[in-house]
RNA sequence: GCUUUGUUAGCUCAGUCGGUAGAGCGUGCGACUGUUAAUCGCGAAGUCGGCGGUUCGAUCCCGCCACGAAGCG
Numbered sequence: 001g002c003u004u005u006g007u008u009a010g011c012u013c014a015g016u017c018g019g020u021a022g023a024g025c026g027u028g029c030g031a032c033u034g035u036u037a038a039u040c041g042c043g044a045a046g047u048c049g050g051c052g053g054u055u056c057g058a059u060c061c062c063g064c065c066a067c068g069a070a071g072c073g
Stems, first nucleotide, its partner, number of pairs: 001072007010025004019056001027043005049065005
């Protein structure tokens, strides 16, 4: 330098043939318990890496950029 691939909640990851996003863990509150733990219930938390384009509408499609990974040279 080229090719492929990834980037979504604090962490690990799903997801949608384009229609305003979920799980587990963690975390807050509560129930239970002599207390803790475990268990159960409820909740908070995301400009879906950035900038543009297409579209009535983009996390999803297209382009460029940033960062990571693999391969080639």
Overview:
RNAcentral holds the sequence, with entries from Rfam. Predicted 3D model of a 73-nucleotide RNA (transfer RNA) from Triparma retinervis. It matches the Rfam family "tRNA". By type it is a transfer RNA. Model confidence (mean pLDDT): 81 of 100. NCBI's taxonomy places the organism under Eukaryota, Sar, Stramenopiles, Ochrophyta, Triparma.